Model confidence (mean pLDDT): 82 of 100. A computed fold for a 79-nucleotide RNA from Candidatus Moduliflexus flocculans, annotated as c-di-GMP-I-GGC riboswitch aptamer. Taxonomically the source falls in Candidatus Moduliflexus (Bacteria, Candidatus Moduliflexota, Candidatus Moduliflexales, Candidatus Moduliflexaceae).

RNA sequence: CCUGAUAAAGCCAAACCCGUCGUGAGGCGGGGACGGAAAGCUGCGGGUCUUCUUCGUGAAGAUAGCCGGGUUACCUGGA
Numbered sequence: 001c002c003u004g005a006u007a008a009a010g011c012c013a014a015a016c017c018c019g020u021c022g023u024g025a026g027g028c029g030g031g032g033a034c035g036g037a038a039a040g041c042u043g044c045g046g047g048u049c050u051u052c053u054u055c056g057u058g059a060a061g062a063u064a065g066c067c068g069g070g071u072u073a074c075c076u077g078g079a
Base pairs, nucleotide, nucleotide: 001078002077004075011036012035016031017030018029019028020027021026034065040071041070042069044068045067046066047063048062049061050060051059052058
């Protein structure tokens, strides 16, 4: 630097349920595993969604498990 298996040490945890916070999208905690080789971090570009709105490509937000970019990293095999 490249690869990502049906391996290993481990890691994360969709739907759904309970509690809690939020007008909401959703967040957090617990249970639970559909999946994930960055499903670690980052709202920078695009998308989607929410609220407000003077309805205008307006304002404020949500999503990193929608895609891309940036950044850091475990294991494995190879150069």